[in-house]
């Protein structure tokens, strides 16, 4: 450059919910179960969101090893997004 082809497989993961266990909680693990996912593989580097044991402050009155509220992540979420690393298919 020309022609043909138009496949997209094998498979993978597993939401809600249920049971048991861990945990202060958020949430997690295992088994069952599939809402979905082309990275719903992995990694908290950045942002967001969730929780607040502990800590700080305040309020109340029963004045305390009390109760409540607010703030706070070093906890959690990778199936909230971005980034890093990796993987499969394929004409691309």
């Nucleotide at each position: 450059c020309c022609g043909a082809a138009u496949u997209g497989u094998u498979g993978g993961c597993a939401a809600a919910c249920u049971a048991a266990c861990c945990u202060a909680a958020a949430g997690g693990u295992u088994a069952g179960g599939a809402c979905g996912c082309a990275a719903a593989g992995u990694u908290u580097c950045c942002g967001g969101u969730c929780u607040a044991a502990g800590g700080u402050u305040u309020u109340a009155c029963u004045u305390g090893u009390u109760a409540a509220a607010a703030c706070u992540a070093c906890g959690a979420u990778a199936g909230c997004g971005g980034g890093g690393c990796u993987g499969c298919u394929g004409c691309a």

c-di-GMP-I riboswitch aptamer from Pseudoalteromonas carrageenovora IAM 12662, 92 nucleotides, folded computationally. The organism belongs to Pseudoalteromonas carrageenovora, within Bacteria. The prediction has a mean pLDDT of 82. Its Rfam family is "c-di-GMP-I riboswitch aptamer". The family is grouped with related families in Rfam's "c-di-GMP_I riboswitch clan".